Predicted 3D model of a 112-nucleotide RNA (SAM riboswitch aptamer (S box leader)) from a marine eukaryotic metagenome. The RNAcentral record of the sequence draws on MGnify.
[in-house]
RNA sequence: CUUAUCCAGAAAGUGCAGAGGGAAAGGCCCUAUGAAGCACUUGGCAACCCAUUUUAGCCUCACUAGCAAAAUGAAGGUGCCAAUUCCGUCUCGUUUAAUCGAGAAAGAUAAG
Repeated sequence: CUUAUCCAGAAAGUGCAGAGGGAAAGGCCCUAUGAAGCACUUGGCAACCCAUUUUAGCCUCACUAGCAAAAUGAAGGUGCCAAUUCCGUCUCGUUUAAUCGAGAAAGAUAAG
């Protein structure tokens, strides 16, 4: 940079440490019943990669190969385990307004 996903799901403990943390105005929340960070232990979620199977599909002269779709699985590579990505910021619609809805941006993760 490209593509896909983001209203589901799942966390505790020990030691050190001692005030922050939830990316971003703001809001709201978590936190001395111990934040961030560091070292370690055990567990879990999910199914992107992955494995297996299937197919009146695509591709091919044809196919057991490849692609696609579906189902199942969880050994391995990542990721994740408060709150919808906590809400939100920008635009549009609606509204007197509050609010509500949609989209974008930004971010996160995976694969390339």